Molecule: transfer RNA
Organism: Candidatus Nealsonbacteria bacterium
């Protein structure tokens, strides 16, 4: 230095125009002699950043930064 792909919850990760969900983890409760496990419930999010289109954008475009792989 060209190209391509991801960036969403504490972590793995879905969602690809009508506004954000699982799983594992966390927290109450219930059970237990107690822990664990199991069952019921809660809480966590500027969806990497700044623009654009559009009535509406996590999402489609354009740059930006991050990370990986490619190719030179």
């Nucleotide at each position: 230095g060209c190209c391509a792909g991801c960036g969403u919850a504490g972590c793995u990760c879905a969602g690809a125009g009508g506004a954000a969900g699982a799983g594992c983890g966390g927290c109450u409760c219930u059970c237990u002699c107690g822990u664990a496990a199991a069952g019921a419930g809660c809480a966590g999010g500027u969806c990497a950043c700044c623009g654009g289109u559009u009535c509406a954008a996590a999402u489609c475009c354009g740059g930006u930064c991050g990370c990986u792989g490619g190719c030179u």